[in-house]
Formats: sequence, C1' cells, structure tokens
RNA sequence: CCGACGGAUACGGGAGACGCUGGCACAAAUGUCAGGGCCGAAGGAGCAACCGCCCCGGUAAACUCUCAGGCAAAAGGACCGUUCCGCCGC
Repeated sequence: CCGACGGAUACGGGAGACGCUGGCACAAAUGUCAGGGCCGAAGGAGCAACCGCCCCGGUAAACUCUCAGGCAAAAGGACCGUUCCGCCGC
C1' cells in the first nucleotide's frame, strides 16, 4: 500500500403506502379524538436447514408478523458508498 473485522454517523445515495373520511378546537397553520383502508427498510417478535446434553434447547434474514413505526413535503429510514478510528493479516 492492500484486504478482513469492529466502531463512529462526518458526508452522500436511499423505497413503499389515504395531502383519506367525520367531529371538536382554532383567525390560520395546525392540533386532537374517532373510523375504516394500506406500507415495511428504525426498533421488536417468529420460524428452516444445521447443531446439541435430542422429553427439550441453541440458531438467520432483505423471509413472515405488523406490537411499535410510517402513508404530500419535512423528519426518520434497513442497506450501500466515501472518510476517520481501533484491531488483525500480509
């Protein structure tokens, strides 16, 4: 120098789904309550192969569920790239 792993979230990219309906408040923006309809890529939960001490347990996701979150914009956002730090290999 290069590569792997971990961390930081500094920068960039980043999807989906009602700008729904009704009531109340309000000058308005909007807030709040209710009603059904939807989305999956914060978080959360569940399971296979496989493994084990095999009654039972361990263990995965971008799969499944939709508790939470979200459904104009904004914010958020798994993941990816760059950068920085640590650590290991060479």
A computed fold for a 90-nucleotide RNA from a Paracoccaceae bacterium, annotated as Glycine riboswitch aptamer. Of the family's consensus pairs, 84% are formed in the model. NCBI's taxonomy places the organism under Bacteria, Pseudomonadati, Pseudomonadota, Alphaproteobacteria, Paracoccaceae. Its mean pLDDT, the model's own confidence on a scale to 100, is 77. It was read from a public genome assembly, where an Rfam model found it. Rfam family: Glycine riboswitch aptamer. On this family, see Mandal et al., Science 2004: "A glycine-dependent riboswitch that uses cooperative binding to control gene expression".